This is a predicted structure of a 73-nucleotide RNA (transfer RNA) from Chitinophaga horti. NCBI's taxonomy places the organism under Bacteria, Pseudomonadati, Chitinophagia, Chitinophagales, Chitinophaga. Its Rfam family is "tRNA". RNAcentral holds the sequence, with entries from ENA.
RNA sequence: UGGUCCGUGGCUCAACGGUUAGAGCAGCUGCCUGAUACGCAGCAGGCUGCAGGUUCGAAUCCUGCCGGACCAA
Repeated sequence: UGGUCCGUGGCUCAACGGUUAGAGCAGCUGCCUGAUACGCAGCAGGCUGCAGGUUCGAAUCCUGCCGGACCAA
């Protein structure tokens, strides 16, 4: 420098172009217990790497940039 793939809560991952972007773990609160753990119920936490474009509508499609992994030189 070129190519392929990836980037979504603290972590690991979902999400046909169309309901208010969901789940598990972690966290917090309550119940349970003598207490802890387990278990049960609930709560909070994101504007989807950044900026544009297409569209009635974009996490999703297109372009550029940033970051990561791998390959080639």